[in-house]
RNA sequence: AGAGUUUGAUCCUGGCUCAGGACGAACGCUGGCGGCGUGCCUAACACAUGCAAGUCAGGGAGAAAAGGGUAGUAAUAUCCUGAGUAAACCGGCGAACGGGUGAGUAACACGUAGGUAACCUGCCUUAGAGUUUGGGAUAACCCCGCGAAAGUGGGGCUAAUACUGAAUGAUGCAAUAUGCUCACAUGAGUGUAUCGUCAAAGUUUCGAGAAAUCGCAACGCUCUAAGAUGGACCUGCGCCCGAUUAGUUAGUUGGCGAGGUAGAGGCUCACCAAGACUAUGAUCGGUAGCCGGCCUGAGAGGGUGAUCGGCCACACUGGGACUGAGAUACGGCCCAGACUCCUACGGGAGGCAGCAGUGAGGAAUAUUGGUCAAUGGACGAAAGUCUGAACCAGCAACGCCGCGUGAGGGAUGAAGGUCUAUGGAUCGUAAACCUCUGUUAGAUGGGACGAAUGGUCUCGAAUUGGCGAGACUUGACGGUACCAUCAGAGAAAGCCCCGGCUAACUCCGUGCCAGCAGCCGCGGUAAUACGGGGGGGGCUAGCGUUGUCCGGAAUUAUUGGGCGUAAAGGGCGCGUAGGCGGAAUUGUAAGUCAGUGGUUAAAUUUCGGGACUUAACUCCGAGUCUGCCUCUGAGACUACAAUUCUUGAGUGCGAAAGAGGAAAGCGGAAUUCCCGGUGUAGCGGUGAAAUGCGUAGAUAUCGGGAAGAACACCAGUAGCGAAGGCGGCUUUCUGGUUCGCAACUGACGCUGAGGCGCGAAAGCGUGGGUAGCAAACAGGAUUAGAUACCCUGGUAGUCCACGCUGUAAACGAUGGGCACUAGGUGUUGGUCUUUUGAUCAGUGCCGCAGCUAACGCAUUAAGUGCCCCGCCUGGGAAGUACGGCCGCAAGGUUGAAACUCAAAGGAAUUGACGGGGGCCCGCACAAGCGGUGGAGCAUGUGGUUUAAUUCGAUGCAACGCGAAGAACCUUACCUGGGCUUGACAUACUGGUAACCAACCUGAAAGGGAAGGAACCCUCGCAAGAGGGAGCUAGUACAGGUGCUGCAUGGCCGUCGUCAGCUCGUGUCGUGAGAUGUUGGGUUAAGUCCCGCAACGAGCGCAACCCUUAUCUCUAGUUGCCAUCAGGUUAUGCUGGGCACUCUAGUGAGACUGCCGGUGAUAAGCCGGAGGAAGGCGGGGAUGACGUCAAGUCCUCAUGGCCCUUACGUCCAGGGCUACACACGUGCUACAAUGGUCGGUACAACGGGGAGCAAUACCGCAAGGUGGAGCAAAUCCCUGAAAACCGACCUCAGUUCAGAUUGCAGUCUGCAACUCGACUGCAUGAAGGUGGAAUCGCUAGUAAUCGCGGAUCAGAAUGCCGCGGUGAAUACGUUCCCGGGCCUUGUACACACCGCCCGUCACGCCAUGGAAGUCAAUAGCACCCGAAGUCGCUGGCCUAACCGCAAGGAUGGAGGCGCCUAAGGUGAGAUUGAUGACUGGGGCGAAGUCGUAACAAGGUAGCCGUAUCGGAAGGUGCGGCUGGAUCACCUCCUU
Repeated sequence: AGAGUUUGAUCCUGGCUCAGGACGAACGCUGGCGGCGUGCCUAACACAUGCAAGUCAGGGAGAAAAGGGUAGUAAUAUCCUGAGUAAACCGGCGAACGGGUGAGUAACACGUAGGUAACCUGCCUUAGAGUUUGGGAUAACCCCGCGAAAGUGGGGCUAAUACUGAAUGAUGCAAUAUGCUCACAUGAGUGUAUCGUCAAAGUUUCGAGAAAUCGCAACGCUCUAAGAUGGACCUGCGCCCGAUUAGUUAGUUGGCGAGGUAGAGGCUCACCAAGACUAUGAUCGGUAGCCGGCCUGAGAGGGUGAUCGGCCACACUGGGACUGAGAUACGGCCCAGACUCCUACGGGAGGCAGCAGUGAGGAAUAUUGGUCAAUGGACGAAAGUCUGAACCAGCAACGCCGCGUGAGGGAUGAAGGUCUAUGGAUCGUAAACCUCUGUUAGAUGGGACGAAUGGUCUCGAAUUGGCGAGACUUGACGGUACCAUCAGAGAAAGCCCCGGCUAACUCCGUGCCAGCAGCCGCGGUAAUACGGGGGGGGCUAGCGUUGUCCGGAAUUAUUGGGCGUAAAGGGCGCGUAGGCGGAAUUGUAAGUCAGUGGUUAAAUUUCGGGACUUAACUCCGAGUCUGCCUCUGAGACUACAAUUCUUGAGUGCGAAAGAGGAAAGCGGAAUUCCCGGUGUAGCGGUGAAAUGCGUAGAUAUCGGGAAGAACACCAGUAGCGAAGGCGGCUUUCUGGUUCGCAACUGACGCUGAGGCGCGAAAGCGUGGGUAGCAAACAGGAUUAGAUACCCUGGUAGUCCACGCUGUAAACGAUGGGCACUAGGUGUUGGUCUUUUGAUCAGUGCCGCAGCUAACGCAUUAAGUGCCCCGCCUGGGAAGUACGGCCGCAAGGUUGAAACUCAAAGGAAUUGACGGGGGCCCGCACAAGCGGUGGAGCAUGUGGUUUAAUUCGAUGCAACGCGAAGAACCUUACCUGGGCUUGACAUACUGGUAACCAACCUGAAAGGGAAGGAACCCUCGCAAGAGGGAGCUAGUACAGGUGCUGCAUGGCCGUCGUCAGCUCGUGUCGUGAGAUGUUGGGUUAAGUCCCGCAACGAGCGCAACCCUUAUCUCUAGUUGCCAUCAGGUUAUGCUGGGCACUCUAGUGAGACUGCCGGUGAUAAGCCGGAGGAAGGCGGGGAUGACGUCAAGUCCUCAUGGCCCUUACGUCCAGGGCUACACACGUGCUACAAUGGUCGGUACAACGGGGAGCAAUACCGCAAGGUGGAGCAAAUCCCUGAAAACCGACCUCAGUUCAGAUUGCAGUCUGCAACUCGACUGCAUGAAGGUGGAAUCGCUAGUAAUCGCGGAUCAGAAUGCCGCGGUGAAUACGUUCCCGGGCCUUGUACACACCGCCCGUCACGCCAUGGAAGUCAAUAGCACCCGAAGUCGCUGGCCUAACCGCAAGGAUGGAGGCGCCUAAGGUGAGAUUGAUGACUGGGGCGAAGUCGUAACAAGGUAGCCGUAUCGGAAGGUGCGGCUGGAUCACCUCCUU
């Protein structure tokens, strides 16, 4: 620091997701040790049990156990010690700290900075003064009662540092008078004089004394002043969300007076006034303890508020006071309520949000532990007591940190696993094995620091305090840390991941299943994505997952974003608050800047050090704490105050243009209607029609009249207006603008939240008006339908007046103002000038810099800056719901969420497509000729059938295709019979000659078998040994026309013999890409020429190749025969020849070369000459980049999978030949341009040895017999047919046609039954030229005629070739089909066989409405009203004081009153839950209906509005271009 994901690709916008860090965590798998931390985030839910706050030289009273003694036999009695102890009581201090929790609280609660001249403060410190003298009670205790208990009543006794009278008393407090100083809104401090008033408590040690008592000291007590500490109150600033919460408030705001308080204050009360808060967000609602900090981040920020620290609040819920220095009191009191417990039913008790612990809740959070040793706290003079604060230990990988699970050597690269190309590779120095070490854990032994300024005692001559010395003593942790020794590698590794992001790859299994998944996405038979194995990567006592937060996210943008088209400029103006604001001078000092002081607690973070073995942790020092306040200074800028200026703004004067607005009047053209005339059969309308009108006289035409609406031409990217908008003419009233002059004012300005006004069309209300047009509606067409487009009618409406509505694609999709930044060229208005110019204000186009994602914008900015306003933050849900406001309604405005998707989108690019455009080509159409489709047959296919009818090919580009040939074989299929190393190959091992074979069995294959026979090579005399071929047994293996052509190679079809397809370098563009390859011509052609930011090149085209057409040369047999000769009935038959034909080789020839025209002078085109051939001469071979997952695993090859006594192999028979039917391709015909018969003539290409076969003979014929010749320019197939000549047939189902059938044969072949071809005789079907539709062909072509060949034993109407005869037509490119190039639109890219909209039906999900129902919350009104403070109080009771007494004073209970918690009643509000039914929405696999949108999407689309319709939607009115195409106009550039 980025990455993935929208597209075919690109750039941008924009969301989603990931990589990082963190956690009081939880879950899954796993788990050795230690240190330091941390540990109910949920139910502020309920709590059993124990503990968590006591203590004391003030006071009186005062045990027991245990021990000992005495008496007694003993029971027992009594004494001493225990002990003035324990426990209880009065009293003092503490209990308001410490500890817990975060419910409430949006608040002076908290933070920060100040204030109190408006305050209090126990204990503590300092200073001063004092501590005198009386009195009356009461608990404990004793007695008597009540009660179950808790407790309590009465009587009696007693003390105090308890209570209380008096004295004294100041610098206290109060009053009066009067100074000084300071401060100032009230005031504060300090004096003087006079006067009034207020206090106390003792105890202990020591000493003296007989004692009472006195004295010193210590600890106390009282008063005063001050300090410190702690608190209280007030203030500035900061402090969450919601405006779908906009008004709130009655002690409310202020005053005067009083009360109350420690104290200011409506804190409370009486009276007076009517204020106070609020858009800078009051009030209300929701949420929340706040902070230091913590997490994250570069920072600014964002999130958070566990542990530690500060503050606040709370203590079962609510209310209340008492005590006290301090509480409205967690372990106090009273009352009410809920709950729990005890109860003798009368009544009582309780409050873990202290520490443990229990239950419950929950994904989830520990021990009913030890000690006061240390630190701290309460009390005490102290010892000490208490302390669940604290310190420790226990549990938990919850977190951070550290350590270990061994180290070195060790190659046969072991075994084993996995993979494999079978060679090997890898796990892997890993292991084994050898040599070592000893951390941790284990065992044994030693053993701390924390402990001193602690405590006690003694000493320093004596007392007290203080100081010093010595001795003794105090440790929960803990026999722990640590140290030493011992043995032995011994006891100690897992988790996640491996498609990309993202480090890490293979095998098997599975087969859109099971499953994975953070995003993109994997899985449908070869899955690096699922599961397992092997291997690898990462981290490591942990590793993953989930959740949450920050980051990345510049994705809320202060730093640091945007708004023409991506989301986003308000429809337009006026203007309030607010924000911002021209020039000059002076002053002030609020902002600003500089310095000073205070504070910003500590901890934390950062840096530098120290100490635990290190680290974490911790200690020390520094820095930081960016803030606030104080003081001093500066005076530029902002602000404020004062004065001035004229350039901004405005006024004035003089001119000017205009569809600016309102009202009134007037005008002509046109339409319709009415009247009349002329006139007659149609008119009208459309793509074509019909509805409609018309003989009752239409349309047409002429004249007259009526009415309403709109204003042709002028007219123009001309004008005016803020926008909407404004168009005949005249008049009246009226707004704004521009120019010129420079007289006046003197910043008067800009923007503008709310607010107010204007605001097309449609629509609404009332009243008019209504010619034309025209939603709705009706009819006619179209159509599958047509609620549309088209036609005929037609009502609201359109028009006017008044009122409402307040929206539009209200658009320049561009808010307003000011300033600055090249120009060119039109045009409107003005001025100066006469120039072709200058300038001001508008309005267009082109264009530089600059900007932009690009398109584009560009002085009329989308450039560069400033000011102000509005708006945006992924798509959908949705501009919807609810609520509010507005409206008569329609509706408008404001405006969400749940849920759902990973995109939605902008601009541009390349293609493809268009019922877009331009240009061009092709038997594409047209012009012609002949067919197919009808018949019969042949053949292939589908379908059906079958035991099997083997398999493949399926639009063109399958269907006489694979198959150049199924009777057996072929053959892959079916039935049956056999074989299992196999029909076939290789290797090894063992055995053995191999082989021939009568015969038996069987359908054959096969099975059995008499008999015969004795291989080759080497060594060796031989015996024999070894080897080889063969056979046989066994093992490896063979074999498969089994599957996958969507795993493949190869081959092939097709677009298409179409003219295209690309590359290098350069250039342009952010880029995809473009350029080149486009343009002007031309061509069959991207063929060539010219031009050009391109220059070149490659694959294609063409040419080179074959063939054919002409000629030359060479050669001359098997070919030929002109000349010469011979011979024959005749024939190149023979000699001879090679001239010709021909054969087959070499060459020539044709190149727009020549001429003319045309064209840019080019390329080329047209015409002509010559020529056998002329513009590619004809034909062939040749098939670019690519497309179709096109075809083929059954030609072959091949990966993977499958079968292995069978899916292999052998054999026999059957089937592939079936047959209601449908289609394709053909043959033969339907006849006279013909058929039949007879005669006559002329080819070429080819083939031939298991072959072609002549002459001859036989047969009606197929054919047979026979065999000359020929491996072939020699012989044979082979006598071509159509044609021509002649004869018959005479238009008919025929002398046409030949199917079908019968009989008889021939040939091939082991074999023609299923199932061959051919022959003869007989039979003689359909068919009389073929519907819709459709095919081929442009010249030696179509048509027609025969011939040959491959395959093949035999079996072509098919296929591949050959020649013979031999036409017609092409005006032309509008249309159909296919293709090429350019351009345009696009929402398509699987590319129009595309995409895509809405209703309906079904399932799931969330949500709105709804008669209601239930609950909660906060207020309001009223009722009731506990405890309690305060106030009043006749009567009652009353120790201290007064009084001789009576009595008084005082106090108390009781009563009354105010306030008031809980409770009750009532009407509303808000929120939540639920609700029959209902509304739309989202998602869903192949559902239904249509086809609205994207191309001119087939009626251009869209916006607003109204209306109609199953639905998309249609139509009307107005608007927009974000409309294609063509034409015209205007403007600009060259």
Molecule: small-subunit ribosomal RNA
Organism: uncultured bacterium